[in-house]
The prediction has a mean pLDDT of 80. A computed fold for a 73-nucleotide RNA from a bacterium, annotated as transfer RNA.

RNA sequence: GCAUCCAUAGCUCAGUUGGUAGAGCCGUUGUCUUAUACACAACUGGUCCCUGGUUCGAGUCCAGGUGGAUGCA
Numbered sequence: 001g002c003a004u005c006c007a008u009a010g011c012u013c014a015g016u017u018g019g020u021a022g023a024g025c026c027g028u029u030g031u032c033u034u035a036u037a038c039a040c041a042a043c044u045g046g047u048c049c050c051u052g053g054u055u056c057g058a059g060u061c062c063a064g065g066u067g068g069a070u071g072c073a
Base pairs, nucleotide, nucleotide: 001072002071003070004069005068006067007066010025011024012023013022019056027043028042029041030040031039049065050064051063052062053061
């Protein structure tokens, strides 16, 4: 230098054909217990890496950029 893949909650990751962004863990609260832990229930938490474009509508499609991984030279 070229090619491919990845970037979504504090962490690990889903997200189907473009149609209201989710799970587990963590955290908070409650129930239970003499108390803690466990278990159960509920809740909080998001500028979907950035900029622009297409579209009635973009996490998803297109272009450029940033960061990371791998391969080739």

Its Rfam family is "tRNA". The family's RNA type in Rfam is transfer RNA. Rfam's curators write: Transfer RNA (tRNA) molecules are approximately 80 nucleotides in length.